[in-house]
RNA sequence: UGCGGGAUCGUCUAAUGGUAGGACGGACGGUUCUGGACCGUCUAAUCCAGGUUCGAGUCCUGGUCCCGCAA
Numbered sequence: 001u002g003c004g005g006g007a008u009c010g011u012c013u014a015a016u017g018g019u020a021g022g023a024c025g026g027a028c029g030g031u032u033c034u035g036g037a038c039c040g041u042c043u044a045a046u047c048c049a050g051g052u053u054c055g056a057g058u059c060c061u062g063g064u065c066c067c068g069c070a071a
Stems, first nucleotide, its partner, number of pairs: 001070007010024004018054001025043006047063005
């Protein structure tokens, strides 16, 4: 430098173009003599900038970073 793949709550991981969900974590509460386990509620995210569309995590363009291959 070229080609391919990837980037989503604190972490891991889903999501036919149509309300961004689950698990773990965290907070509060229930239960318990206390704690753990269990149960309930809450917490919290689409890498950046544009475009297409009534509507974009998803499609298109450019960029940043990571991984692989080639040179």